[in-house]
RNA sequence: GGGCGAUUAGCGCAGUUGGCUAGCGCGCUUCCUUGACAUGGAAGAGGUCCCCGGUUCGAGUCCGGGAUCGCUCA
Numbered sequence: 001g002g003g004c005g006a007u008u009a010g011c012g013c014a015g016u017u018g019g020c021u022a023g024c025g026c027g028c029u030u031c032c033u034u035g036a037c038a039u040g041g042a043a044g045a046g047g048u049c050c051c052c053g054g055u056u057c058g059a060g061u062c063c064g065g066g067a068u069c070g071c072u073c074a
Stems, first nucleotide, its partner, number of pairs: 001073007010026004019057001028044005050066005
């Protein structure tokens, strides 16, 4: 340098053919339960969907460019 893949909540991930309010598990906060802790139960907070631009009535999803990481070829 070429090719491929990944990037979505603090962490690990899902998101089918573009459609309404972006989800799951763990973690976190508050409450219940306990003498206390753990477990269990209830409620809740937390996201510029890596960045810029384009297409579209509408983009996490499609297109172009860039960034970071990984694999691979030379």

RNAcentral holds the sequence, with entries from ENA and Rfam. The RNA shown here (transfer RNA) has 74 nucleotides and comes from a Phycisphaerales bacterium. Its mean pLDDT, the model's own confidence on a scale to 100, is 81. It matches the Rfam family "tRNA". About the family: Transfer RNA (tRNA) molecules are approximately 80 nucleotides in length. The same sequence occurs in records of 4 taxa. Taxonomically the source falls in Phycisphaerales (Bacteria, Pseudomonadati, Planctomycetota, Phycisphaerae).